[in-house]
RNA sequence: AGGUGACAAGGGCAAACUACUCGAGAGGGUAGGGCGCAAAGCCAAGAGACCUGAGUGGGGAUGAUGUUCUUCCCAGGGUUAGUCUGGUUCCCGAA
Numbered sequence: 001a002g003g004u005g006a007c008a009a010g011g012g013c014a015a016a017c018u019a020c021u022c023g024a025g026a027g028g029g030u031a032g033g034g035c036g037c038a039a040a041g042c043c044a045a046g047a048g049a050c051c052u053g054a055g056u057g058g059g060g061a062u063g064a065u066g067u068u069c070u071u072c073c074c075a076g077g078g079u080u081a082g083u084c085u086g087g088u089u090c091c092c093g094a095a
Stems, first nucleotide, its partner, number of pairs: 005092001012037002017032006035082001041088003045085003048080005056075006063069002
């Protein structure tokens, strides 16, 4: 330096759930809580999952219908780093 996570120590993070709060929503924040985690630190680049009120573009269905309304799909937009990959930084200690 690369790889790796047995043993041990000091610490760290915090799922579900609850309260308050922000958001249309997925979800986020704070406090309690503790299922788990050796990167469960950080980054939405790739894949996945989820959301999509208003506004925008394309397409389908529907019944009235010159507009408009209802509904679905795609684009677009968003959430998730505790779904995986990738990037990056880091505590401790053997083979």
Predicted 3D model of a 95-nucleotide RNA (c-di-GMP-I riboswitch aptamer) from a Nitrospinota bacterium.
The source organism's lineage runs through Bacteria, Pseudomonadati and Nitrospinota.
The prediction has a mean pLDDT of 81.